[in-house]
RNA sequence: GGAGUCGGCCAGACAGUCGCUGUUUUCCGCUGGAAAAUGGAGGAAAGUCCGGGCUCCGAAGGGCAUGGCGCCAGGUAACGCCUGGGCGGCGCGAGCCGACGGAAAGUGCAACAGAAAGAUACCGCCCAAGCGCGCGGAGCGAUCCACGCGACGGCAAGGGUGAAAUGGUGCGGUAAGAGCGCACCGCGGGGCCGGUAACGGUCACGGCACGGCAAACCCCGCCAGGAGCAAGGCCAAAUAGGGAAGCAUGCGGUCCGCAGGGGCCGCGACGCGCGGCCCGCGCGCGCUUCCGGGUAGGCUGCUCGAGGUAUCCGGCGACGGAUAUCCCAGAUGAAUGACUGUCCUCGACAGAACCCGGCUUACCGGCCGACUCCCAUC
Numbered sequence: 001g002g003a004g005u006c007g008g009c010c011a012g013a014c015a016g017u018c019g020c021u022g023u024u025u026u027c028c029g030c031u032g033g034a035a036a037a038u039g040g041a042g043g044a045a046a047g048u049c050c051g052g053g054c055u056c057c058g059a060a061g062g063g064c065a066u067g068g069c070g071c072c073a074g075g076u077a078a079c080g081c082c083u084g085g086g087c088g089g090c091g092c093g094a095g096c097c098g099a100c101g102g103a104a105a106g107u108g109c110a111a112c113a114g115a116a117a118g119a120u121a122c123c124g125c126c127c128a129a130g131c132g133c134g135c136g137g138a139g140c141g142a143u144c145c146a147c148g149c150g151a152c153g154g155c156a157a158g159g160g161u162g163a164a165a166u167g168g169u170g171c172g173g174u175a176a177g178a179g180c181g182c183a184c185c186g187c188g189g190g191g192c193c194g195g196u197a198a199c200g201g202u203c204a205c206g207g208c209a210c211g212g213c214a215a216a217c218c219c220c221g222c223c224a225g226g227a228g229c230a231a232g233g234c235c236a237a238a239u240a241g242g243g244a245a246g247c248a249u250g251c252g253g254u255c256c257g258c259a260g261g262g263g264c265c266g267c268g269a270c271g272c273g274c275g276g277c278c279c280g281c282g283c284g285c286g287c288u289u290c291c292g293g294g295u296a297g298g299c300u301g302c303u304c305g306a307g308g309u310a311u312c313c314g315g316c317g318a319c320g321g322a323u324a325u326c327c328c329a330g331a332u333g334a335a336u337g338a339c340u341g342u343c344c345u346c347g348a349c350a351g352a353a354c355c356c357g358g359c360u361u362a363c364c365g366g367c368c369g370a371c372u373c374c375c376a377u378c
Stems, first nucleotide, its partner, number of pairs: 001374010012343007020040009042349001046360002049358005054228004061279004066224005071085005086100001087098004101219002106217002108213002122159002124155003130149003136145003167185006186208001187206002190203005232300004242291006250267007270284005307326008344347001
C1' cells in the first nucleotide's frame, strides 16, 4: 500500500417563518380556547415467524392424537433465541456454516445406465477331462516338454455402467483369485487416562454385520389448555325479549297442600361447556338451526417498564449483582408537515397503534476498534 474477517456507533445538519400533537402550570367568554415550559417514530417501527407479560374463558384432571425441539454445559421470565465448548464441513487464514438422538424394531425410496442397487456375472482371468501340436526342443520310436483351444468347474482381484458396486493401500499366497494370511488405515465392542459432559488420547483383542437417505414414514427423549387489546372493564343510547322448525321435560323416595300443584334428594335420558377425540367433571329444564330488527357512540385498558444511562464487582462469555441518575410517543380516517437560506459525508431501506425478548428480510453513505492474508521497502 492492497485485499478481507469480526464487533460497535450514526442514519443528513444548522437557522428562520408558519402549521400539528401529549403532559404540566396559569388565565378566560370553560362540550372549548389562549399563553408559557417541556416531550414527540426505527435499526429495522417491516414479516406476523418464535417466546412471554397482561386480559378473559374453562372445576383448569388423565389419556390418545396433533404440533415443536433434538451434541454437551451454561444464560434467560421464556424460546425454535444467545454464550462457551465438542464433532463434522468450507476457507491459505482471520473466520463462517450446522441439515448434530436412533439405520442391528419395522416399512419405504434411489429414474436411467448396468449382469447386478441388499444382492450378482456383461467383458474377462484360471482350468487338472478332452482336442490340436502347423512353428520350437528332447527322443530310434511310442511319446514327453512348451504352446494353442477348452467342457465341467473355480473367481469377484482387473475392465465397463453408475452419484454410489460387496471396506482401502501394499506385500505374501493361489491353477487364477479372495481378509485367504500379514502390516498400516477404517469398523466393532472392551480396558486405562484426561474432561462436569459432549468427546479426546492410548493399549490390547476381534477378520469384521449388507452401504446411503429419517429436512422419508417411523422409534426414542423433552416441551405445549384455548382465545386474544378488534382481549377485557365502565357509561350512555336504541330496538321487536319478534317469527318459524327440531329435540327434551322419565322413574323412585320424601315434605307441604282439601285439591290442582309445588319444593328437595337419588337414578336415568337429552342438550351445552372444557382447542380435535375418549374418559372424567361442571351447568341446565332448557338447548340447537334459520329469518328479521336495534346499537356499533364515549371513557378506560394506554404506557414506570423482565426500562434506559454511567461506574464498580463477579464471570472466558452470554449475563448477573451493587451504587448513582433519568422519565424517553400514546395517535384514534390516525399527530413531527410545508416553505426559504446555508453546509457536505449528497442522505438508502423506510412511520409506533397493548408492551417486551429474539429471529428473518430490506438497506445509501460515513466513523471507530481488533484481527488475517498478499506485495514492496528498511
A computed fold for a 378-nucleotide RNA from a Steroidobacteraceae bacterium, annotated as Bacterial RNase P class A. The organism belongs to Steroidobacteraceae, within Bacteria. The prediction has a mean pLDDT of 76. The sequence is in RNAcentral, with records from ENA. The model forms 99% of the base pairs in the Rfam consensus. Its Rfam family is "Bacterial RNase P class A". Gene Ontology terms of the family: ribonuclease P activity, dimeric ribonuclease P complex and tRNA processing. Rfam classes the family as a ribozyme.